Annotation:
The prediction has a mean pLDDT of 76. This is a predicted structure of a 350-nucleotide RNA (Bacterial RNase P class A) from a soil metagenome. The sequence is in RNAcentral, with records from MGnify. It matches the Rfam family "Bacterial RNase P class A". About the family: Ribonuclease P (RNase P) is a ubiquitous endoribonuclease, found in archaea, bacteria and eukarya as well as chloroplasts and mitochondria.
RNA sequence: AGGCGAUCGGGUGAUCGCGGAUGCCGUCCGGGGCGACCUGAGCGGCAUCUGAGGAAAGUCCGGGCUCCGCAGCGCAGGGUGGCGGGUAACGCCCGUCCGCCGCGAGGCGAGGACCAGUGCCACAGUGACGAUGCCGCCGUCGACCCUCGGGUCGGCGUCGGAGUGAAACGGGCAAACUCCACCCGGAGCAAGGCCAAAUAGGAGGGCGUGGUCCCGGUUCGCCGGGAUGCAGGGUGCGCUGCCCGAGCCCUCGGGUCGGCUGCAUGAGCCGUCGGGCGACCGGCGGCCUCAGAUGGAUGAUCGCCCCUGCGGUCUCGACCGUGGGACAGAACCCGGCUUACAGAUCGCCU
Numbered sequence: 001a002g003g004c005g006a007u008c009g010g011g012u013g014a015u016c017g018c019g020g021a022u023g024c025c026g027u028c029c030g031g032g033g034c035g036a037c038c039u040g041a042g043c044g045g046c047a048u049c050u051g052a053g054g055a056a057a058g059u060c061c062g063g064g065c066u067c068c069g070c071a072g073c074g075c076a077g078g079g080u081g082g083c084g085g086g087u088a089a090c091g092c093c094c095g096u097c098c099g100c101c102g103c104g105a106g107g108c109g110a111g112g113a114c115c116a117g118u119g120c121c122a123c124a125g126u127g128a129c130g131a132u133g134c135c136g137c138c139g140u141c142g143a144c145c146c147u148c149g150g151g152u153c154g155g156c157g158u159c160g161g162a163g164u165g166a167a168a169c170g171g172g173c174a175a176a177c178u179c180c181a182c183c184c185g186g187a188g189c190a191a192g193g194c195c196a197a198a199u200a201g202g203a204g205g206g207c208g209u210g211g212u213c214c215c216g217g218u219u220c221g222c223c224g225g226g227a228u229g230c231a232g233g234g235u236g237c238g239c240u241g242c243c244c245g246a247g248c249c250c251u252c253g254g255g256u257c258g259g260c261u262g263c264a265u266g267a268g269c270c271g272u273c274g275g276g277c278g279a280c281c282g283g284c285g286g287c288c289u290c291a292g293a294u295g296g297a298u299g300a301u302c303g304c305c306c307c308u309g310c311g312g313u314c315u316c317g318a319c320c321g322u323g324g325g326a327c328a329g330a331a332c333c334c335g336g337c338u339u340a341c342a343g344a345u346c347g348c349c350u
Stems, first nucleotide, its partner, number of pairs: 001350008010305007018051010029040004053327001057338002060336005065188004077184005082096005097111001098109004112179002117177002119173003129170001134161003138157008192261004202252006210230001211228007232244003268287008306325009
């Protein structure tokens, strides 16, 4: 000067503030009990404990989990692609071969098949794939000339050459269609499960649907509308007022509002031993320190310390002043990839 891998990504104190868990106190409501009291939920206060990441991100792959489908096969569609291995699985990872790049440590590679078919190959060039424009040679056909030996011009066939170009009859391209082999059912935690109000509607049951008057219809049995507010109901009893006056009450089930759950113990982390070149796997021991919001908490201010830019001072490595300390924030959970990132540290190698 580089290459590869790994780790961290501010510390501490004070004062306010937020989410969650547990305990205590207060308050209010519900349930049980003859009762003292017990028990459950909500709200408030206090105390203790705890509270983002290496990428929580993009949502690009793969899986767990859940629902749909009795189950399976196929088509369509999508994906992957040397070989071998790891894994729950993968487009990830490891090893290795080949090709390319680099002096090198190393890096990159969709890396199967253009002897099935189709398509494409810029510019230049006749022509980029059923070749033939130019030149030459040979053969042949036709026309013309002729000193009858031939000559000239044109067409066709054939071989060779020049020229263009990355490539000229040899081909190249499949992150071109396609073919071959293998893989993939679909939708997603707003999945799904449970509890469950008011109102309306559904099912079942009980009681009731009465009196008087008017109008209309009539199959003369009644039916429809209106008035009255006399029965009756709203209300355990009495009275008054008001309303209703033909419906009212009870039970059941579904769904909505709302609540609980899914939901924090997991392909988990740490240590150690063993196997393997490695990815990784296995045994033993220990840990729960590993957040659970649902308009969505995890923050703000100040002091000191740490790292650092600029300026100044001097006793030259300290002091003073003034700035900066990134990218970004869980939302069902994991394994990856990719992208963003001030800076710091360690190891191996060229």